[in-house]
């Protein structure tokens, strides 16, 4: 120096144009117990950055950044 591939809540998933963004775990509230524990119910929490296409982008095009994997 080329070519692919990946990027989503705190950790792991889903979503293949129509968003009010899934679902486990973990977090905090609370109910339940005499107290933990288990167990039930709420809650908060995410589309790596910058542009384009399009009513509508997490999804499609470009670069850009970190990471993976190959070639040289």
């Nucleotide at each position: 120096g080329c070519g692919g591939g990946u990027a989503u809540c705190g950790u792991a998933u889903a979503a293949u144009g129509g968003c009010u963004a899934u679902u486990a775990c973990g977090a905090c509230u609370g109910g339940u117990u005499g107290c933990c524990a288990a167990u039930c119910a709420g809650u908060a929490a995410a589309u790596g950055c910058g542009g384009g296409u399009u009513c509508a982008a997490u999804u499609c095009c470009c670069g850009c950044u970190a990471c993976c994997c190959g070639c040289u």
This is a predicted structure of a 72-nucleotide RNA (transfer RNA) from a bacterium. The sequence was found in a public genome assembly. The prediction has a mean pLDDT of 81. Rfam family: tRNA. Its family is annotated with triplet codon-amino acid adaptor activity in the Gene Ontology.